A computed fold for a 102-nucleotide RNA from a bacterium, annotated as c-di-GMP-I riboswitch aptamer. Its mean pLDDT, the model's own confidence on a scale to 100, is 83. It matches the Rfam family "c-di-GMP-I riboswitch aptamer". From the family's description: GEMM was predicted in a large-scale screen for bacterial structured RNA regulatory elements.
[in-house]
RNA sequence: AGCCGAAAAAGGCAAACCCGCUGAAAAGCGGGGACGCAAAGUUACGGGGCUAAGGCGAAUGCCGGAAAGAAAGGUAACCGCUAAGCCGGCCGGGCUGCCGAA
Numbered sequence: 001a002g003c004c005g006a007a008a009a010a011g012g013c014a015a016a017c018c019c020g021c022u023g024a025a026a027a028g029c030g031g032g033g034a035c036g037c038a039a040a041g042u043u044a045c046g047g048g049g050c051u052a053a054g055g056c057g058a059a060u061g062c063c064g065g066a067a068a069g070a071a072a073g074g075u076a077a078c079c080g081c082u083a084a085g086c087c088g089g090c091c092g093g094g095c096u097g098c099c100g101a102a
Stems, first nucleotide, its partner, number of pairs: 004100002012037002017032006035089001041095003045092003048087003054082004060076004
């Protein structure tokens, strides 16, 4: 130095939950709080997952309609699809780091 990770030492981070803020949401940030973590440091490169503002689509209701109707179109909620949004404490990869037993 590399690999490796101890009933070692010095420390570090901070799940759920609560409060506040940002966001359409997922989620993020700050404070409290500790489930845990040898990279639970960092990085969206790969896989996977989450959300759907916006967009697309089907049926339904309403509007629309030359008189009745049909169609185009518009609109409302619901449903489905969609990421360049989000997740690093889902997995892998890249980069970096404390200590030194076997």